[in-house]
């Protein structure tokens, strides 16, 4: 130094590359590079082509694996304007909880610009500057089952 064993932490736009694209070598092939920018996200089972926007003006192409998504059911809950109750209703939630409009506030990184380092190169890494999204919160407002008890008119 490599390898092996054990333990801890982090990790899902996460991991990988036999296609493609690009680079080098005068070479018909070999060796390399690239192959997702953040946000969001975990009750259980099954299924499944697995969410949101940004960038580019098109390789973030294509393929394989994985995945907290989505659908159905189950479990347990929340809300539904004089039930804090019940329900075979409706819509939601899995520490949160009905749907819509409007307004206010909050709201990322890459890309981009600049400067370094490495590499023959394609490219890689880092630092600085610097915006923009989906969305979230709050407020007003609109709409939203049945039954029983009680109460009001």
């Nucleotide at each position: 130094a490599a390898g092996c064993u054990c333990g801890a932490u982090c990790c899902a736009g996460c991991g990988c590359c036999u296609g493609g694209a690009c680079u080098g070598c005068u070479g018909u092939g070999c060796a390399g590079u690239u192959g997702a920018c953040g946000c969001g996200g975990a009750g259980g089972a099954g299924g499944u082509u697995g969410g949101c926007g940004a960038a580019c003006c098109a390789u973030u192409c294509g393929g394989c694996g994985g995945g907290u998504g989505c659908c159905u059911c189950c479990c347990g809950g929340c809300a539904g304007g004089a039930a804090u109750c019940c329900c075979u209703c409706u819509g939601c939630c899995g520490c949160a909880a009905g749907a819509g409009u409007u307004g206010u506030u909050c709201g990322a990184a890459a890309g981009c610009c600049g400067c370094a380092a490495g590499g023959u190169g394609a490219c890689u890494u880092g630092c600085g500057g610097g915006a923009c999204a989906a969305g979230a919160a709050c407020a007003c407002u609109u709409c939203a089952g049945g039954g029983u008890a009680c109460a009001u008119a």
Molecule: glmS glucosamine-6-phosphate activated ribozyme aptamer
Organism: Bacillota bacterium